RNA sequence: AACGAGAAGGGCAAAUCUGUCUAAAGACAGGGGCGCAAAGCUACGGGUCUAAAGUGGGGGCUAGAUCCUCAUCAUGACCGCCGGGCUACCGAAA
Numbered sequence: 001a002a003c004g005a006g007a008a009g010g011g012c013a014a015a016u017c018u019g020u021c022u023a024a025a026g027a028c029a030g031g032g033g034c035g036c037a038a039a040g041c042u043a044c045g046g047g048u049c050u051a052a053a054g055u056g057g058g059g060g061c062u063a064g065a066u067c068c069u070c071a072u073c074a075u076g077a078c079c080g081c082c083g084g085g086c087u088a089c090c091g092a093a094a
Stems, first nucleotide, its partner, number of pairs: 003091002011036002016031006034080001040086003044083003047078003054072006
């Protein structure tokens, strides 16, 4: 230190359950503990999720800007998907 131990002291917390918020994805708090040496921070590149509003198609109604439905779309999310950037505890071996 760019390395990471059946090390020490500690840390975080998946699924899932309860509550709250949200259109949703998802977030937060508490329980839980699969895992994690950056599972600390950052949506910067890729990726993934959602699709309220918008746009377009179809349907219904006498008609319609309302209603039903489909597609598209991030300005909404995810850093515990991969990479980049920033910061950091401990110290065996090599």

This is a predicted structure of a 94-nucleotide RNA (c-di-GMP-I-GGC riboswitch aptamer) from Candidatus Fermentithermobacillaceae bacterium UBA3907. The sequence was found by an Rfam model in a public genome assembly. Lineage of the source: Bacteria > Bacillota > Candidatus Fermentithermobacillia > Candidatus Fermentithermobacillales > Candidatus Fermentithermobacillaceae.